[in-house]
RNA sequence: GUGCAUGUGGCUCAGUGGAUAGAGCGUUCGCCUCCGGAGCGAAAGGUCGUGGGUUCGACUCCCACCAUGCACG
Numbered sequence: 001g002u003g004c005a006u007g008u009g010g011c012u013c014a015g016u017g018g019a020u021a022g023a024g025c026g027u028u029c030g031c032c033u034c035c036g037g038a039g040c041g042a043a044a045g046g047u048c049g050u051g052g053g054u055u056c057g058a059c060u061c062c063c064a065c066c067a068u069g070c071a072c073g
Base pairs, nucleotide, nucleotide: 001072002071003070004069005068006067007066010025011024012023013022018056027043028042029041030040031039049065050064051063052062053061
């Protein structure tokens, strides 16, 4: 340099055109308990990598760029 893949809460991931973007773990608070790191309940936390485009409507489709990984030279 060329090609391919991936990019979504702190971490690991789901969601592949439809209205409020979810789960597990973690964090915080409360309950329970002799205590608790176990159990139960609740809450906070996301401009969906960036910028454009298509569409009535985009995490999802298209283009460029950025980052990471792999392959080739």

Predicted 3D model of a 73-nucleotide RNA (transfer RNA) from an uncultured Lachnospiraceae bacterium. The sequence was found in a public genome assembly.